[in-house]
RNA sequence: AUCAAUAGUUGGCAAACUUAUUGAAAGGUAAGGACGCAAAGCCAAGGGUCUAAAGCUCAUAGCUAUGACAGCCGGUUGCAUUU
Numbered sequence: 001a002u003c004a005a006u007a008g009u010u011g012g013c014a015a016a017c018u019u020a021u022u023g024a025a026a027g028g029u030a031a032g033g034a035c036g037c038a039a040a041g042c043c044a045a046g047g048g049u050c051u052a053a054a055g056c057u058c059a060u061a062g063c064u065a066u067g068a069c070a071g072c073c074g075g076u077u078g079c080a081u082u083u
Stems, first nucleotide, its partner, number of pairs: 004083002012037002017032006035071001041076003046073002048069003055063003
């Protein structure tokens, strides 16, 4: 220096739910909250999932991302200490 594993301290993030706001929806943002997280940092040009306004069709419905999700997998970067 690299790889693997790892207890604790300080610090960090914040699920469900509630309120406000935004959006066609999914979802986002802010405040509260505390299920969890050593990458729950970043990436939506890989896979997967959600939504379907506009558009299209065989039209009370179906298809479709140009809309989203990183706390699904994946990729990528990285702090302290011990072995």
Background: c-di-GMP-I riboswitch aptamer, 83 nucleotides, folded computationally. Model confidence (mean pLDDT): 80 of 100.